Context: one part of a larger RNA
Parts: sequence; C1' cells; structure tokens
RNA sequence: CGUAGGAUACUUGAGAAGGGCUGUCCCUAGUACGAGAGGACCGGGACGGACGAACCUCUGGUGUGCCAGUUGUCCCGCCAGGGGCACGGCUGGUUAGCUACGUUCGGAAGGGAUAACCGCUGAAAGCAUCUAAGCGGGAAGCUCGCUUCAAGAUGAGGUAUCCCACCACUCUUCGGGGUGGGUAAGGCCCCCAGCUAGACGACUGGGUUGAUAGGCCGGAAAUGUAAGCCAGGUAACUGGUUCAGUUGACCGGUACUAAUAGGCCGAGGA
Repeated sequence: CGUAGGAUACUUGAGAAGGGCUGUCCCUAGUACGAGAGGACCGGGACGGACGAACCUCUGGUGUGCCAGUUGUCCCGCCAGGGGCACGGCUGGUUAGCUACGUUCGGAAGGGAUAACCGCUGAAAGCAUCUAAGCGGGAAGCUCGCUUCAAGAUGAGGUAUCCCACCACUCUUCGGGGUGGGUAAGGCCCCCAGCUAGACGACUGGGUUGAUAGGCCGGAAAUGUAAGCCAGGUAACUGGUUCAGUUGACCGGUACUAAUAGGCCGAGGA
C1' cells in the first nucleotide's frame, strides 16, 4: 500500500514444511517342517540403539554483586573488625536461570488408491489365458491421518462484537466525486517493566480506579553457628550467647519510590 467504511477478537485451510529409522530377547513352540542337525510363517509382548521435541521434579554442570574458609601485600592511626589487589587471588559449597551427562514423550494405529506380484470371471482364438470389457488382493513407498506455519490464497476467505452516517470548501453530467477539519470505536506516541518476549523494532504485562519494577516486610532456599561480650587456655585456639549472622535472581504481601503530566492518529461507507 492492497484486501471498496473504520476497528477489536477468534478462526477456516489453498499451499508449504517436519516426522516416517532400526536391533535383541520372550511367548506362540522346540510346534509346523525335517532321517537328524536344525528350526519357522502368522500373531502377541518386553527391553534397547541412534535421531528428534519439550522440560528442570530427580541426578549432574555452570552459577564474575550468594555464604564460608584461607595465603601474600597495601590501606582504614593501633588491637579487633573490615576493604582493595593478586586468574573470580585460591579453596569448599550453592538459590534462580540456562543446561545434559538428567527426565518425559515421539516414529504409530487406522482409512483410501496403487507398484512388482498373486488372483476371479472371460473372449478375441469352441481350447487356454489375471485383460481386451469387468472385479478382487497387494509395500517402510503415494494419499488422508499426527505436529508446525499459513488469506499478499491479489482467488486477499469466515464468524462474533464495537463505532457512527459530522462540519467546511470546491468540482459536478445533480447520481455523486475531491480536499481539508474536529471526532467515534479503536490505536499509537510517551512512561514503568518482563525469567511467557527480545540484537533493534516487534511481542507480553502495567501506568495511581495501580502490585508493573525497585525498596521494605514475611517465607523458601543457600551457607554453616556472625560481630560484640563472657568463660577456659601462656598461646594458637576452644566453648557459651547461637540451627546464629548474612544473602542475586525464587514465593507471598505492602503504594514508600518510579509508571507524572499529556500529545497525536483514526470512519462518514464507489
């Protein structure tokens, strides 16, 4: 821009893409078959491999503004307690998130038309013949079925709901057309955010009639018993107060802070 008014939401599916893999074992059955050795079709079940999707309950990984321990050095006047630097200084753990080495699920079933092939009926050609007319069966393949995208599918679809037929100028073949303006429904800008989104746009949530984010409060979870004081020990240190103290992302609450104030676009139906 189009989809012959302007919108919001939900959809149909022309078309396109994906997927389609396979093994071992058990039962049927040591049956059919076979002198024996051996050893099935059909049908049913179990467990896998590779591949793929989703997810984070579990198990692991990571977790650079979480907790603790600790070395050297510098600083906060000293002690104590801390801070900076040294690969995140090193080491031990670790929430959320993201993940695989983790978990769950998938390939199908079924319908239709067929290939090779197997048939029925059957002439040409008194026979025969699956074929010439006609009618069946038959594959991991084709098609539908499963998943995803999808009406720019210009063939531009459908349904529901909302908004109303304004004002001025101008052209007119008097049917109407064009331009401009303020609006409706609605939308956008702007602002606060997003761990349902994300390179940016976009998308999603929210904007005081508010829990959107931060802060604060409570909880979870992590670390592992803070500082100070008291006691014991010459001291290193140990014990008590103390399952303490501290804490990023998690859960809930609470307007304290910031989402203020506002602006713009947007139909009149050939």
The part of an RNA shown here (large-subunit ribosomal RNA, domain VI) has 270 nucleotides and comes from Micromonospora endophytica. It matches the Rfam family "Bacterial large subunit ribosomal RNA". Gene Ontology terms of the family: ribosome and structural constituent of ribosome. Rfam 15.1 lists 51,934 matches to the family in 10,816 species. The source organism's lineage runs through Bacteria, Actinomycetota, Micromonosporales, Micromonosporaceae and Micromonospora. The prediction has a mean pLDDT of 86. It was read from a public genome assembly.